[in-house]
RNA sequence: ACGCGCUGGCGGGACUCGGUGAAAUUCCGAACCGGCGGUGAUCCGACGCGAGAGCGACGGUAAGCCCGCGACCCGGUUGCCUACCAAGGCAGACGGUGGACCUGGUGAGACUCCAGGGCCGACGGUUGACCGGCUGGGAAGCCGAUCAGACAGUCCGGAUGGGAGACAGCGCGC
Repeated sequence: ACGCGCUGGCGGGACUCGGUGAAAUUCCGAACCGGCGGUGAUCCGACGCGAGAGCGACGGUAAGCCCGCGACCCGGUUGCCUACCAAGGCAGACGGUGGACCUGGUGAGACUCCAGGGCCGACGGUUGACCGGCUGGGAAGCCGAUCAGACAGUCCGGAUGGGAGACAGCGCGC
């Protein structure tokens, strides 16, 4: 160094201006953001060869929309909990769903480089009027119905969570 096991912390960014409106970081115009591994013709470093252009191998580095993964969501299943059943909650492994790129240039070669123009981004929440009920002295709050409305990559929440993975340490093997 490599393989296996254990432990530890780390591990996602972004709303600014104008417009409409009772109300918008949610709509409209412009702006803003881009997890992890791989691939990779850019770039950087130092090395060898060469007269030189350059060539070779090494290390680092370059993709939101190329390949794969994670988060979110769904499913049955196993265990535990609510005395039992049902239903539900929590946890685990497994399976599924799951978004987006073209044109031109250079070149032997580019969906990765250069130029230009595009596109994408889980789930839940969000406003007003009026009526009824509950708490309350009231203001107000909560719940329900009706009518109208405004639609989130960026706000709030699950989440002080989970996590691909990168790294460090320890043990064993070789």
Molecule: FMN riboswitch aptamer (RFN element)
Organism: Actinoplanes philippinensis